[in-house]
Molecule: transfer RNA
Organism: Ruminococcus sp. 5_1_39BFAA
RNA sequence: GCUGAAAUAGCUCAGUCGGUAGAGCACUUCACUCGUAAUGAAGGGGUCGUGAGUUCGAGUCUCAUUUUCAGCU
Numbered sequence: 001g002c003u004g005a006a007a008u009a010g011c012u013c014a015g016u017c018g019g020u021a022g023a024g025c026a027c028u029u030c031a032c033u034c035g036u037a038a039u040g041a042a043g044g045g046g047u048c049g050u051g052a053g054u055u056c057g058a059g060u061c062u063c064a065u066u067u068u069c070a071g072c073u
Base pairs, nucleotide, nucleotide: 001072002071003070004069005068006067007066010025011024012023013022019056027043028042029041030040031039049065050064051063052062053061
């Protein structure tokens, strides 16, 4: 230099054919307990790496770009 993959909640990851962004763990509150852990209930937390484009509508499609990983030269 070229090619491919990945980037979504604090962490690990889903998200179908474009149609209101989810789970587990973690966190907060409450219940339970003499207390802690465990368990149960409720809750908070996201402009989907960044910037544009297409569309009535984009996490999803197109282009550019950043970072990481792998391969080729």